[in-house]
């Protein structure tokens, strides 16, 4: 210089309540903190859901919505003793 590695600074914000946009799923802003070291970003795989359509149902087909479901790409903080 690198690995781990305690602490602290600094960041993200579930649920739930409001306000507002959306037909929905949900999105945004405020409170609010259950968590998170990628809980920064991307719908690329699967997952779920959610309007349409079809339909006896089950399978389908279209548009979507979720990065806090899970792979995957990407770019990215500190570091004390040992």
């Nucleotide at each position: 210089g690198a690995g781990c590695g305690a602490a602290a600074a600094g960041g993200c914000a579930a649920a739930g309540u409001c306000a507002u946009c959306g037909u929905g799923a949900g999105g945004u802003g405020a409170c609010g903190a259950c968590g998170c070291a990628a809980a920064g970003c991307c719908a690329c795989g699967g997952g779920u859901c959610u309007u349409g359509u079809a339909c006896u149902g089950c399978a389908g087909c279209a548009a979507g919505a979720c990065a806090g479901c899970c792979g995957g790409g990407u770019u990215g903080c500190c570091g004390a003793a040992g």

The prediction has a mean pLDDT of 83. This is a predicted structure of an 82-nucleotide RNA (c-di-GMP-I-UAU riboswitch aptamer) from a Synergistales bacterium. Rfam family: c-di-GMP-I-UAU riboswitch aptamer. Clan: c-di-GMP_I riboswitch clan. On this family, see Weinberg et al., Proc Natl Acad Sci U S A 2017: "Bioinformatic analysis of riboswitch structures uncovers variant classes with altered ligand specificity". Gene Ontology term of the family: cyclic-di-GMP binding.